[in-house]
RNA sequence: GGCCGGGUCCCGCGCGUUGUCGGCCCGUGAACCAGGUCAGAUCCGGAAGGAAGCAGCCUUAAGCGGUAACCGGCAGGCGCAGCGGGCAAGCCCGGCCGGA
Repeated sequence: GGCCGGGUCCCGCGCGUUGUCGGCCCGUGAACCAGGUCAGAUCCGGAAGGAAGCAGCCUUAAGCGGUAACCGGCAGGCGCAGCGGGCAAGCCCGGCCGGA
C1' cells in the first nucleotide's frame, strides 16, 4: 500500500424495560324496579296450615375505588456481550498478500 472479515452506523424482528388500558384479585355496591332467607305486621282458612312479602341478614349485576405480583392488548424512548438485512467514505479490531 492492496484485499477480505468483524465492529462502529441504518432498517426490520425478538427479548428486556417504561407508560397506559383491560383481565385476574381485593374493597364497595340495588329503599322498590336482582336472587336467597324472610322476625313483625298483612292476606286466605273454623283449625291445621298456606300465600304474598317490608325491615334485617346473606349473595350478586352494572357502576365506583384500589391493585404488589401474574396474564394480555396498545404506545414511545432506551438497552441487548439477540437474530436477519443494508452499509459511500471515515475510524477501530483481526487476517492474508505485496513494497521499502

Notes
Predicted 3D model of a 100-nucleotide RNA (Bacterial small signal recognition particle RNA) from an Actinomycetota bacterium. It was read from a public genome assembly, where an Rfam model found it. Its Rfam family is "Bacterial small signal recognition particle RNA". The family's RNA type in Rfam is non-coding RNA gene.